[in-house]
Molecule: Bacterial RNase P class A
Organism: Caldifarciminota bacterium
RNA sequence: GGGGGUGGUCGGAUAGCCGCUCUACACAAAAGAGUGUAGGGAGGAAAGUCCGGGCUUCAAAGGGCAGGAUGCUUCCUAACAGGAAGGGUCUGGUUUGGUAACAAAUCAGACACGGAAAGUGCCACAGAAAAUAUACCGCCUGUCAAUCUUUUUUGGCAGGUAAGGGUGAAAAGGCGGGGUAAGAGCCCACCGCUUUAGUGGUAACACUAAAGGCAAGGCAAACCCCAUCCGAAGCAAAACCAAGACGCCCCGUUGAGGUGGCCCGCUGAGGGGCAGGUAGGUCGCUUAAGCCUGGCAGUGAUGUCAGGAUUAGAGAAAUGGCUAUCAAAGUCUGCUCAAAAUGGGCAGACUGAAACAGAACCCGGCUUACGAACCACCCCCACUU
Numbered sequence: 001g002g003g004g005g006u007g008g009u010c011g012g013a014u015a016g017c018c019g020c021u022c023u024a025c026a027c028a029a030a031a032g033a034g035u036g037u038a039g040g041g042a043g044g045a046a047a048g049u050c051c052g053g054g055c056u057u058c059a060a061a062g063g064g065c066a067g068g069a070u071g072c073u074u075c076c077u078a079a080c081a082g083g084a085a086g087g088g089u090c091u092g093g094u095u096u097g098g099u100a101a102c103a104a105a106u107c108a109g110a111c112a113c114g115g116a117a118a119g120u121g122c123c124a125c126a127g128a129a130a131a132u133a134u135a136c137c138g139c140c141u142g143u144c145a146a147u148c149u150u151u152u153u154u155g156g157c158a159g160g161u162a163a164g165g166g167u168g169a170a171a172a173g174g175c176g177g178g179g180u181a182a183g184a185g186c187c188c189a190c191c192g193c194u195u196u197a198g199u200g201g202u203a204a205c206a207c208u209a210a211a212g213g214c215a216a217g218g219c220a221a222a223c224c225c226c227a228u229c230c231g232a233a234g235c236a237a238a239a240c241c242a243a244g245a246c247g248c249c250c251c252g253u254u255g256a257g258g259u260g261g262c263c264c265g266c267u268g269a270g271g272g273g274c275a276g277g278u279a280g281g282u283c284g285c286u287u288a289a290g291c292c293u294g295g296c297a298g299u300g301a302u303g304u305c306a307g308g309a310u311u312a313g314a315g316a317a318a319u320g321g322c323u324a325u326c327a328a329a330g331u332c333u334g335c336u337c338a339a340a341a342u343g344g345g346c347a348g349a350c351u352g353a354a355a356c357a358g359a360a361c362c363c364g365g366c367u368u369a370c371g372a373a374c375c376a377c378c379c380c381c382a383c384u385u
Base pairs, nucleotide, nucleotide: 001381002380003379004378005377006376007375008374009373010371012326013325014324015323016322017321018320020041021040022039023038024037025036026035027034043356047367048366050365051364052363053362054361055234056233057232058231067230068229069228070227071226072086073085074084075083076082087113088111089110090109091108092107093106094105095104096103097102114225115224119223120222121219122218123217136165137164138161139160140159141158142157143156144155145154146153173191174190176188177187178186192214193212194211195210196209197208198207199206200205239282240281241280247274248273249272250271251270257267258266259265291308292307293306294305295304296303297302329351330350331349332348333347334346335345336344337343
């Protein structure tokens, strides 16, 4: 100098013109529709619909079965598979101690991190053997045979042996010594492990001591066991009003009903009520466990107090384009500060915007997508010193 990754900030402002849509008012009209004025009109993820809640209905939502979710601890929260703080394990690096096994400290990263000494199941390939351990090579003992220089060597058979070799992701504690025919926690010291007790910590857990020859390989993102949580369906929920049609009841050709209130006259087969409830209308509907700023408490997530801002909510769906000026930011030039370089300040000129995407009841998370510029960290390539 170039390229890339992860995380973060940001995802422009004002005015004018032309459009889209909603609301209110006015005009015009009374059939579709239209005109004018005023005001409002997407996001950091509105997305995926993956978690959790509010709200609503289901007689009740209490217990059980089934099913599902979660799974180190404590805390935060309305709640969560979210978040904060801590613990533990593993991997890699460095340092220190030790002959070694190993241990400690520190840095970075990862972890679905309850239970494998309740049961069942599985552990490919390789390997003799993969969980009642096992005898392929090797080692040792005995015996037989051959060879023979009678000490041996080779082979067969019967045993012993898990030290050594080899296989594997994993081989039944490690290391050093004793012991032995050869070996083996068979015995011993140390390291590791397990159990018990004490101490510290709210806890996960840690430390110390004693005891135990060591049992209990791995897999629960296999079944399973344990603990905790979950009733179901969802704004197309639900509530209110309610055409037409259907149903039931009553009246009516012995004249209902209509004909401006009554009578006559005229007309002549429907009329009325009830219930459920479709179309449709209203509502739910946006002021919210929400957001911004500051103080206080807390390591922190967060809580609390004070102040402030708030006009999409439109019936499948409107929110766009152009121009100008500015701002953030960047580049260049000049001056200046500085011992110098990087750099800081001032002035001027130029550039000055892109992608992902499109509210549909609301809120908290998570995840995914994405762009110009900037910031932090890291990786790769090239060049220079």